[in-house]
RNA sequence: GCCCAUGUAGCUCAGUGGAUUAGAGCGUCUGUCUUCGGAACAGAAAGUCGGGGGUUCGAAUCCCUCCAUGGGCACCA
Numbered sequence: 001g002c003c004c005a006u007g008u009a010g011c012u013c014a015g016u017g018g019a020u021u022a023g024a025g026c027g028u029c030u031g032u033c034u035u036c037g038g039a040a041c042a043g044a045a046a047g048u049c050g051g052g053g054g055u056u057c058g059a060a061u062c063c064c065u066c067c068a069u070g071g072g073c074a075c076c077a
Base pairs, nucleotide, nucleotide: 001073002072003071004070005069006068007067010026011025012024013023028044029043030042031041032040050066051065052064053063054062
């Protein structure tokens, strides 16, 4: 230098055939229960879907560019 993959909630991930109001588990918080805690049960909060731009009536999803991480190839004596 070239190519590929990944980036979505605090963590691990689904969704990537363009249209459900962006979801699950774990974790966190509140309540019930309990002497206290845990467990169980009920409920809640938490996201500009890596950044920017574009296409579209409509983008996590398609296009361009940049960034981060991982992998492969090449160059270099």